The RNA shown here (c-di-GMP-I riboswitch aptamer) has 75 nucleotides and comes from a marine sediment metagenome. The sequence is in RNAcentral, with records from MGnify.
RNA sequence: GACAAAGGCAAACCACCUGCAAAGGUAGGAACGCAAAGCUAUGGGUCAUUAAUGAGUGAUUGCCAGGCUGCCAAA
Numbered sequence: 001g002a003c004a005a006a007g008g009c010a011a012a013c014c015a016c017c018u019g020c021a022a023a024g025g026u027a028g029g030a031a032c033g034c035a036a037a038g039c040u041a042u043g044g045g046u047c048a049u050u051a052a053u054g055a056g057u058g059a060u061u062g063c064c065a066g067g068c069u070g071c072c073a074a075a
Base pairs, nucleotide, nucleotide: 001072008034009033013029014028015026016025017024018023032062038068039067040066042065043064044063045060046059047058048057049056050055
């Protein structure tokens, strides 16, 4: 970082399951999109929950950054 190549992931929605919830999972369907849409919850943001507005416990990385790793290689 391409009007390349080989590949990869898989949004919304539907089905089933888990959870108080946010939301998550599936050897399922479906592809909106993605150069890391691979891993990591470390910082910020947002969401849920308990609750005295404190202090917690969760979720979200396909919200923004950081860290680690990976394919190809034109300019």